[in-house]
RNA sequence: GCCAGCUUGGCCUAGGGGCAAGGCGUCGCUCUUGUAAAGCGAAGAUCGGUGGUUCGAAUCCGCCAGUUGGCA
Numbered sequence: 001g002c003c004a005g006c007u008u009g010g011c012c013u014a015g016g017g018g019c020a021a022g023g024c025g026u027c028g029c030u031c032u033u034g035u036a037a038a039g040c041g042a043a044g045a046u047c048g049g050u051g052g053u054u055c056g057a058a059u060c061c062g063c064c065a066g067u068u069g070g071c072a
Stems, first nucleotide, its partner, number of pairs: 001071007010024004018055001026042005048064005
């Protein structure tokens, strides 16, 4: 330099047109002499950025950025 994949809460992942699901973690409560474990509950993601398509975009398309792999 060329080609391809990936980018979603603090972390790991699902969702592939109709306002985002789960696990871990965090916080609160119950339990305990106290902690841990267990149980219950809560908060937390304008979906990498920017344009476009569409009645409607995390989802489809372009460009940019980051990252991984392949080729040279």
Model confidence (mean pLDDT): 83 of 100. A computed fold for a 72-nucleotide RNA from Pristionchus pacificus, annotated as transfer RNA. Rfam family: tRNA. By type it is a transfer RNA. Rfam's curators write: Transfer RNA (tRNA) molecules are approximately 80 nucleotides in length. RNAcentral holds the sequence, with entries from GtRNAdb and Rfam.